[in-house]
RNA sequence: CCAAUAGAUCGCUAGGGUUCCGACACCAUCAACGUAUAACCCCUGAUGGCUGUGGCUGGUCCGAGAGCAAUCGACCUAACGCUAAGGCGUGAGGUUACACGGCGGGACAAAAGCCCGGGAGGA
Numbered sequence: 001c002c003a004a005u006a007g008a009u010c011g012c013u014a015g016g017g018u019u020c021c022g023a024c025a026c027c028a029u030c031a032a033c034g035u036a037u038a039a040c041c042c043c044u045g046a047u048g049g050c051u052g053u054g055g056c057u058g059g060u061c062c063g064a065g066a067g068c069a070a071u072c073g074a075c076c077u078a079a080c081g082c083u084a085a086g087g088c089g090u091g092a093g094g095u096u097a098c099a100c101g102g103c104g105g106g107a108c109a110a111a112a113g114c115c116c117g118g119g120a121g122g123a
Stems, first nucleotide, its partner, number of pairs: 007072003011068002015062002020059002022056001023053003026049006073096005079090004098118001100121001104116003
């Protein structure tokens, strides 16, 4: 300097926005109150809205290479079983390390520690 490997899946979390649910606001309708200084308005409740709001706690949803846990896989070890041998199989134990990181772009409703990306860059 170059190449290869550094595994996969599921669940959860940090985090994320706003499709849907809920919440709040607004609008409309109805009810209630009340009855001649009445009705209307205000307050309260119900129903509806292809109205709005995520600096609305939430539910659904998305979600980590460098977060957690589990399962499988891979490698190593000796033991046991089968085989004429080569070798094959079984469960058990161990290992599965290290890892600073933009801007910008992309998808889904939208955003993000998701994907581009163990990238660019840096040490």
Predicted 3D model of a 123-nucleotide RNA (Guanidine-I riboswitch aptamer) from Halomonas sp. The RNAcentral record of the sequence draws on Ribocentre. The coordinates come from a structure-prediction model, not an experiment, and the mean pLDDT is 81. NCBI's taxonomy places the organism under Bacteria, Pseudomonadota, Gammaproteobacteria, Oceanospirillales, Halomonas.